[in-house]
Molecule: transfer RNA
Organism: Clostridia bacterium
RNA sequence: GCAAGCGUAGUUUAGUGGUAAAAUGGCGGCUUCCCAAGCCUCAGUUGUGGGUUCGAUUCCCAUCGCUUGCUCCA
Numbered sequence: 001g002c003a004a005g006c007g008u009a010g011u012u013u014a015g016u017g018g019u020a021a022a023a024u025g026g027c028g029g030c031u032u033c034c035c036a037a038g039c040c041u042c043a044g045u046u047g048u049g050g051g052u053u054c055g056a057u058u059c060c061c062a063u064c065g066c067u068u069g070c071u072c073c074a
Stems, first nucleotide, its partner, number of pairs: 001070007010024004018054001026042001028040003047063005
C1' cells in the first nucleotide's frame, strides 16, 4: 500500500427493517447476629457522519479504530 472480517451496557455476547435484549458486574431493598449465597427492584448500551425508507443496530456510502492475510499486479 491492497484485500477481507469485526465494532451493540463496565465486561462477554444475541438480535438481519417495526418501542434494543441475556449473562455477569453496579445502586437500592428483603433475608441473615455479620458476611457469602439467594430473592426483588432500579439505572446504564447500537464507533462517527451521511444516504435510502413512513420507520435503520439491521440495507448503501464515507470515515475512525481493532484483527487477519498478501508483498502479487499496474